[in-house]
RNA sequence: GCCCCGAUGGCUCAGUCUGGUAGAGCGAGCGCCUCGUAAGCGCUAAGUCGCGGGAUCGAAGCCCGCUCGGGGCU
Numbered sequence: 001g002c003c004c005c006g007a008u009g010g011c012u013c014a015g016u017c018u019g020g021u022a023g024a025g026c027g028a029g030c031g032c033c034u035c036g037u038a039a040g041c042g043c044u045a046a047g048u049c050g051c052g053g054g055a056u057c058g059a060a061g062c063c064c065g066c067u068c069g070g071g072g073c074u
Stems, first nucleotide, its partner, number of pairs: 001073007010026004020057001028044005050066005
């Protein structure tokens, strides 16, 4: 230098194929239960979807460029 994969709540990831309300588990806060704690159950908060631009009525998902991480080729 070139090629491939990844980047989404605090953490681990789904959702991209086929554009149309941003989700799950764990964690956190509050509540129920209990003599109390844990477990269990319920509720709540938490996301510029890596950054910038483009196409589109509409983008996490399509197109272009860039950054960071991993792998490969030379």

Transfer RNA from a Nitrososphaerales archaeon, 74 nucleotides, folded computationally. The RNAcentral record of the sequence draws on ENA. Its mean pLDDT, the model's own confidence on a scale to 100, is 83. Rfam family: tRNA. Rfam describes the family as follows. Transfer RNA (tRNA) molecules are approximately 80 nucleotides in length. Gene Ontology term of the family: triplet codon-amino acid adaptor activity.